[in-house]
RNA sequence: UCGUGCUAGGCGGGGUGCUAGGGGUACCCUGUACUCGAAACCCUCUUCAGGCGGGGCUGAACUCCCACCCGAGGUCUGCGGUCCGGGAGGACUGCCUGUAUCACCAGUGAUGACCGGCUGCGUCCGACGCGGCGGAAGACCAUGAAUCCGGUCAGGGGGGGAACCCAGCAGCCGUAAGUGGGUCCUUCCGGGUGCCGUCGGGGAGCGUGGCCCGAGCUGGCCGGUGCUCGCAAGCUCUUGAGGGCGAGAUCGACGGUGGGUGCACGG
Numbered sequence: 001u002c003g004u005g006c007u008a009g010g011c012g013g014g015g016u017g018c019u020a021g022g023g024g025u026a027c028c029c030u031g032u033a034c035u036c037g038a039a040a041c042c043c044u045c046u047u048c049a050g051g052c053g054g055g056g057c058u059g060a061a062c063u064c065c066c067a068c069c070c071g072a073g074g075u076c077u078g079c080g081g082u083c084c085g086g087g088a089g090g091a092c093u094g095c096c097u098g099u100a101u102c103a104c105c106a107g108u109g110a111u112g113a114c115c116g117g118c119u120g121c122g123u124c125c126g127a128c129g130c131g132g133c134g135g136a137a138g139a140c141c142a143u144g145a146a147u148c149c150g151g152u153c154a155g156g157g158g159g160g161g162a163a164c165c166c167a168g169c170a171g172c173c174g175u176a177a178g179u180g181g182g183u184c185c186u187u188c189c190g191g192g193u194g195c196c197g198u199c200g201g202g203g204a205g206c207g208u209g210g211c212c213c214g215a216g217c218u219g220g221c222c223g224g225u226g227c228u229c230g231c232a233a234g235c236u237c238u239u240g241a242g243g244g245c246g247a248g249a250u251c252g253a254c255g256g257u258g259g260g261u262g263c264a265c266g267g
Stems, first nucleotide, its partner, number of pairs: 001267006009058003012030005020046005034055004064260006073251005079246002082243002084240006092234002094231002098227005104220005116212008124201006130194002133190006140181004149174004157166003
């Protein structure tokens, strides 16, 4: 150095999670790099290891191992900022409610406003009076007594010689008790009666008149200012296993560079 045959090794790797720790199934990122069986209330290994059990391919090479570089991606952070959400607050801006004042407008005011003071009257209470209403009675009209009301008493009856006289029914007239009617009238009683009258009381409110006082008063105005009442949009504080960005740390595929890389036999 060539050939043959072996063996080591390889036939993906990484991260998260789980775990005492590691690996696998699970999820995720890279990438294309055998197969069968079991395996998340899981399967398996272990004091330094790197899945367990069975089979297949490749095989000292472009494999594999080590170091370094690049770097997809993942994870962590009592970290920084930003957006969003939650909670709390009410110093500042803003908004809302009410109020005060100034300006402006309008009305009103020396024919005297506002507020206040003095005074009188009414409203309110009581008494009396008047009217009215209601009720009652009287008066008036009508009716109303077979007999026990009156007057007049036909007829009839009685007395008398006669003249006349007596009692007296009906009828008529009038009337008592009673009944009915209406109201111009009179009297009495009563009241949640009255644009009434007189007298007295009362005095808070209301109305009204007179006198004093001496210059503003009233209303409006999305105007200015101050205060007040709240709202919490902006704002302050806080919070978030929220979204995204950044910083740090850590692991790190693929790729690149360099180094290393067995045995036996024969030529």
RNAcentral holds the sequence, with entries from ENA. A computed fold for a 267-nucleotide RNA from a Dehalococcoidia bacterium, annotated as Bacterial large signal recognition particle RNA. The model forms 87% of the base pairs in the Rfam consensus. Rfam family: Bacterial large signal recognition particle RNA. Rfam describes the family as follows. The signal recognition particle (SRP) is a universally conserved ribonucleoprotein involved in the co-translational targeting of proteins to membranes. A source record names the gene ffs. The coordinates come from a structure-prediction model, not an experiment, and the mean pLDDT is 77.